[in-house]
The RNA shown here (c-di-GMP-I riboswitch aptamer) has 80 nucleotides and comes from an Acidobacteriota bacterium. The organism belongs to Acidobacteriota, within Bacteria. Of the family's consensus pairs, 95% are formed in the model.
RNA sequence: UACCGACAAAGGCAACCGCGCAGCAAUGCGUGUGAACGCAAAGUCACGAGUCUCUCGAAUGAGACGGUCGGGCUGCCGAA
Numbered sequence: 001u002a003c004c005g006a007c008a009a010a011g012g013c014a015a016c017c018g019c020g021c022a023g024c025a026a027u028g029c030g031u032g033u034g035a036a037c038g039c040a041a042a043g044u045c046a047c048g049a050g051u052c053u054c055u056c057g058a059a060u061g062a063g064a065c066g067g068u069c070g071g072g073c074u075g076c077c078g079a080a
Base pairs, nucleotide, nucleotide: 004078005077012039013038017032018031019030020029021028022027037067043073044072045071047070048069049068050065051064052063053062054061
């Protein structure tokens, strides 16, 4: 350094719920609660797959989901 992921150490993120805002919607953002559902990338990127939504007559269209999976990039620690 790479692979790998410890009843190690220091930390990190934040499901759900309540309130508010944006959006047609999926959903996103902010905030409150905290002995936090969990996560070794639950950091990031819609490239592939998949799921979800849709003003519109329709979909070969547009959008959402990275905490659905794969993959790319970056990253803390250093036991076996």